Record summary
A computed fold for a 331-nucleotide part of an RNA from Parapedobacter deserti, annotated as large-subunit ribosomal RNA, domain IV.

[in-house]
Context: one part of a larger RNA
RNA sequence: UCAUGGCUAAGGAACUCGGCAAAAUGGCCCUGUAACUUCGGGAGAAGGGGCGCUCCGCGCAAGCGGAGCCGCAGUGAAAAGGCCCAGGCGACUGUUUAACAAAAACACAUGGCUUUGCGAAAUCGAGAGAUGAAGUAUAAGGCCUGACACCUGCCCGGUGCCGGAAGGUUAAGGGGGGAUGUUAGUCAGCAAUGGCGAAGCAUUGAACCGAAGCCCCGGUAAACGGCGGCCGUAACUAUAACGGUCCUAAGGUAGCGAAAUUCCUUGUCGGGUAAGUUCCGACCUGCACGAAUGGUGUAACGAUCUGGGCGCUGUCUCAGCCAUGAGCUCG
Numbered sequence: 001u002c003a004u005g006g007c008u009a010a011g012g013a014a015c016u017c018g019g020c021a022a023a024a025u026g027g028c029c030c031u032g033u034a035a036c037u038u039c040g041g042g043a044g045a046a047g048g049g050g051c052g053c054u055c056c057g058c059g060c061a062a063g064c065g066g067a068g069c070c071g072c073a074g075u076g077a078a079a080a081g082g083c084c085c086a087g088g089c090g091a092c093u094g095u096u097u098a099a100c101a102a103a104a105a106c107a108c109a110u111g112g113c114u115u116u117g118c119g120a121a122a123u124c125g126a127g128a129g130a131u132g133a134a135g136u137a138u139a140a141g142g143c144c145u146g147a148c149a150c151c152u153g154c155c156c157g158g159u160g161c162c163g164g165a166a167g168g169u170u171a172a173g174g175g176g177g178g179a180u181g182u183u184a185g186u187c188a189g190c191a192a193u194g195g196c197g198a199a200g201c202a203u204u205g206a207a208c209c210g211a212a213g214c215c216c217c218g219g220u221a222a223a224c225g226g227c228g229g230c231c232g233u234a235a236c237u238a239u240a241a242c243g244g245u246c247c248u249a250a251g252g253u254a255g256c257g258a259a260a261u262u263c264c265u266u267g268u269c270g271g272g273u274a275a276g277u278u279c280c281g282a283c284c285u286g287c288a289c290g291a292a293u294g295g296u297g298u299a300a301c302g303a304u305c306u307g308g309g310c311g312c313u314g315u316c317u318c319a320g321c322c323a324u325g326a327g328c329u330c331g
Base pairs, nucleotide, nucleotide: 001326002325003324004323005322006321007320008319010317011316014315019312027051028050029049030048031047036041038147052069053068054067055066056065057064058063070074082310083309084308085307086306087305088304089302090301094106095105111144112143113142114141115140116139122131123130124129148297149296150295151294153227154226155225158224159223160220161219162218163217164216167215168214169213173209174208178204179203180202181201182200185196186195187194188193228246229245230244231243232242255289256286267283268282269281270280271279
C1' cells in the first nucleotide's frame, strides 16, 4: 500500500450522478392501525408495550396471576422486514438477450377484425402421406389490442382487401385474306440466258374469335393509413363566440398536454428548500399528444424508473486504531 473484517469523540448525507456501500429494522405475544379501494385488500400499514430467574396460588398441561431477586443488557450468543409520502410506466403471477441489458421489452386473461362447412382453411412434403384432429364455427388458423372503469370521433381520394360484370385493353391457341421461295410448263432468243409461271412442298402471315388480370363501377379504417391555410370582427385594452376566402378524401371530436412526446426552455405561476436545470400541482403558445399503431383514469402488484421525508450510520467533515491474509524488508 492492497484485500477482508471490527471499533470510533462531535456532527449526521454536509459524500455522491444517485444514501452506492455500510449502518439501522428484525423472533414471539398484546395493543393499535390512515388515505385510497375492484370491498378481496391496503396491513406485519404506521405507532406503542412485554419477554430472564426464584417462591406461592390456580391449572391435567400449555400457561395465567401474585410476591420477590440479579445484571449495562432477559427472543442476554447465532439465525430473523427499515419505514413513510408523491409521481411515471406496465394491470397482475410469469418470460427474456446461457457469458455486459430482467426492463417501460415479450407473454397474459380481455376485446376486435379476418379466413375456414370438413378430403376445412393453414402448414410440411416431389409424391404417397402427415399435422390441424381421432377436433367440426362455443372449433381451428392469421393479424392487432392487452385486467378493470369510462370511451373509441371524422375521412374510402391513394394503397390493400371484398363484390360486380356492361364496355375498353389483353396471352397461348384458333383462324387463315394475302405475300415470298422453289419449278412442270410456256414465251423470247442461234445459243448463253432472260420473262411469266399451275399444282405440290416450304417460309411468313392480315382481319376476326380468345380467359383471368388491369382500366372501370361499388363497398370496406379495431384494413395500411390521413385528420389545413390566410384575412377581418365586440363601446378601455386584449381576445374573438361571429364573418369572408382558398384548398382538401376529410380537416383532430372526447380526453390529456413543457408529457418516456416541448425545439425555443432552467417557459410562466404555485408547492417543497436558506438556496431546486430534477420533482409535484396548474396554465396551454401541442416546434412535432390523441382515441385497439388504442385515449384517459385506476385499487393491488414491481430485485422497475423519478422526487421528497423519518430512522440510521466512517458516505462525508477527517481521519484514527485493531485483527487476518498478501505486498514489502531480512533470511

Its mean pLDDT, the model's own confidence on a scale to 100, is 88.